The part of an RNA shown here (small-subunit ribosomal RNA, 5' domain) has 538 nucleotides and comes from a freshwater metagenome.
The coordinates come from a structure-prediction model, not an experiment, and the mean pLDDT is 81.
Context: one part of a larger RNA
RNA sequence: GAACGAACGCUGGCAGAAUGCUUAACACAUGCAAGUCGAACGUGAAAGUCCUUCGGGAUGAGUAAAGUGGCGCACGGGUGAGUAACACGUAGGUGACCUGCCGUUUAGAGGGGGAUAACCAGAAGAAAUUUUGGCUAAUACCGCAUACGAAGAACGAACUUAAAUAUAGUUCUUGAAAAGAUGCCUCUGCAUAUGCAUCUACUAAACGAUGGGCCUGCGGUACAUUAGCUAGUUGGUGGGGUAAUGGCCUACCAAGGCGACGAUGUAUAACGGAUCUGAGAGGAUGAUCCGUCACACUGGAACUGAGACACGGUCCAGACUCCUACGGGAGGCAGCAGUGGGGAAUAUUGGACAAUGGGCGAAAGCCUGAUCCAGCAAUUCUGCGUGAGUGAGGAAGGACUUCGGUCUGUAAAGCUCUGUUAAUGUGGAAAAAUGGUAGUUGGUCUAAUAGGCCGGCUAUUUGAUGGUACACAUAGAGGAAGCACCGGCUAACUUCGUGCCAGCAGCCGCGGUAAUACGAAGGGUGCAAGCGUUGUUC
Repeated sequence: GAACGAACGCUGGCAGAAUGCUUAACACAUGCAAGUCGAACGUGAAAGUCCUUCGGGAUGAGUAAAGUGGCGCACGGGUGAGUAACACGUAGGUGACCUGCCGUUUAGAGGGGGAUAACCAGAAGAAAUUUUGGCUAAUACCGCAUACGAAGAACGAACUUAAAUAUAGUUCUUGAAAAGAUGCCUCUGCAUAUGCAUCUACUAAACGAUGGGCCUGCGGUACAUUAGCUAGUUGGUGGGGUAAUGGCCUACCAAGGCGACGAUGUAUAACGGAUCUGAGAGGAUGAUCCGUCACACUGGAACUGAGACACGGUCCAGACUCCUACGGGAGGCAGCAGUGGGGAAUAUUGGACAAUGGGCGAAAGCCUGAUCCAGCAAUUCUGCGUGAGUGAGGAAGGACUUCGGUCUGUAAAGCUCUGUUAAUGUGGAAAAAUGGUAGUUGGUCUAAUAGGCCGGCUAUUUGAUGGUACACAUAGAGGAAGCACCGGCUAACUUCGUGCCAGCAGCCGCGGUAAUACGAAGGGUGCAAGCGUUGUUC
C1' cells in the first nucleotide's frame, strides 16, 4: 500500500447491487419446510338451503374425510463434526457392473383363485396404541397357460485379446402381464359390448440417453524431540457374498507385505473451481456462487426400493428433555423463521407460488421456508447530494500581535438564480410465456364427417413484488458533515494551561516553568457519509 463474512469508538442524507453465527456439530418453546393421484379401488358424511302428511325427503354431493393401491419422499434445502483417504483434482480403465422416470424398436397382454384394510359389532389401556369376530374391492396378492427376445446348464467352430473369461450355432430347463378413460355403430331393424377405434398405463426384451458403483497412474501437510510397522497381515486354492472386481468374508496352504524416495505414529485439516495479495514467481485463504465428498442427538443395524444402510423412515443401545393414572409412552431445527446460551460479533416467528425449477396428476390443479420478493444492518462496493453565481466598508465575533496590524475571509450577510435529492400530488410499467375456455383451421390414427393426438390463427383469463421503478407537476436553499491528524518518518503552527506531574507514543522519543510532541483554543492538513483504532493475510 492492498484486502476483509470483520469488530470497536465518534459521526451519519439518499439510491442501487451484494453480503450477514467465522464462537457452542450447544440445548431448543411455537408455526411452517413432501406430498399427490377419484382417468387404479371399495366406502362415504355434516353444516346450510328447500319441501313436508312432522315420520321424513331433496339438495349440498358421490363433495369433504379416512382407508387399500400407485408414484414421489435417495431430489431440493442445511452443516463441515469426522476424514491425510482413490475423500478431492486430473487423466484413464470397466473383456468386472447397475440404471426408476425419458426416447426408439420388437413381441405380447389368455383364463382363474383366495384374502384384507376401510366399514360394522365388541374387548383392553390414563394415554400412545393394541386386539377379537364378521362383510367387501382393485392396476393389491397368488397359481395356471403362452415365450419373439431373455436367463441357466451341456456341446461348441472361426475371430478377437498380452492372456483368460467369452461369442455364432445346437439341445434341454426356467421365468411375464392390469387395466383405465373417451368415442362410434360403418354391415340389416333394435340395442349395446363381448365388437371397432384412439390415448394412457402393464409384461418380456434390445438399443440409446441420463445418473451412478468399482479399479488405476500422477498431484496437493506439519513433526524424525515419531524408526521400525503388519496375522486377514501379503499371496495362492476351494467356497460364500455382491449389480460387480477384490481378504470383502470364510476353510486350508505358503511366508510374505510396507519402510529413510519417510512406513508406522501423533497433530492439524473437508477437497477443488476459485478468493486475496504480488510486476511475476510465489505466499495466504477455502465466507457468498458452482462441482465433489461426508454427516443428520451419540453409537450400531438392517428393511423397503431402480436408487438409502435414508436430516423431517424403522429397530436396538446410550445421554438428555417432556407426559404419566407409575403399568408405560413421546421427541431430535447442522431445513425457514424464532428462543435461550456462548461471544468482540452476525437479520423477520414477513409475502407469494406471478416467474424459474421440482413432486404427483390425462388435465384442471394441488404441494413446494427450493425459489422469487419484501423487512433489518454504512457490513462492503458503486453512484448522487448537502447548493450555484455575484458579493470588500475586507462587517461583527473569535484568535494572534512587534499594537501599526494580521488571520478566519468571498467566508458570512446582502443581491440574482437552480431544483438533483427529500416532501406532496397526478399518471404508471417491463417482468406473461404457457395452460384453460370458446371459435376457426392443417396434419395423423381410423370404416368414419365420431373421438383421440400433434400443430397454426383469433378472442378471453393469470403479478407476491407494488401503486414499486419510472415520468410529470407544486412550493422552497429550505431537511442533509463529519472524523483523524499537524516534532521527524508524514501533508499540516501559534497562544494559553500544566511543570518528569497529568499525560502521549507505530518507531525514534516528548513532559523536570516560555512544550509546534501532554490538555484546551484559534488556525491548518488529509480523507469524506464516512473517518480512525484493533485484529488477520499478502
The RNAcentral record of the full RNA draws on SILVA.